RNA sequence: UAUUGUCUUCAGGGCAGGGUGAAAAUCCCGACCGGCGGUUAGAGUCCGCGACCCACGCAAGUGGCUGAAUCUUUUGAUACCGAUAGUUAAAGUCUAGAUGGAAGAAGACAGAU
Numbered sequence: 001u002a003u004u005g006u007c008u009u010c011a012g013g014g015c016a017g018g019g020u021g022a023a024a025a026u027c028c029c030g031a032c033c034g035g036c037g038g039u040u041a042g043a044g045u046c047c048g049c050g051a052c053c054c055a056c057g058c059a060a061g062u063g064g065c066u067g068a069a070u071c072u073u074u075u076g077a078u079a080c081c082g083a084u085a086g087u088u089a090a091a092g093u094c095u096a097g098a099u100g101g102a103a104g105a106a107g108a109c110a111g112a113u
Stems, first nucleotide, its partner, number of pairs: 004110007017029003031093002033082002035049004044080002053064004069078003084096003
């Protein structure tokens, strides 16, 4: 220095203001948000992955599914997308599963070359 193993910690943000209404953070105007790795001038919208969801399984886990972008004068412009269940009324933003899980990030230790 590289690799392997064990362990520890961390690992998702967001409806201001207003309208209607008996009732809406759910409808309407408007506002706001963007997990991880890669590529890149730049990435929620390209590539891959996680999560959610579905099937099978006692379980571990395996398999599947999986949204949305163009232009360009590039410190820009305009647009689009967002699981399930719940709710006096329909939710990307509230509540819940979740004090969960996890891509992955950082670190410690051990042995071998």

Annotation:
This is a predicted structure of a 113-nucleotide RNA (FMN riboswitch aptamer (RFN element)) from Lactobacillus gallinarum DSM 10532 = JCM 2011.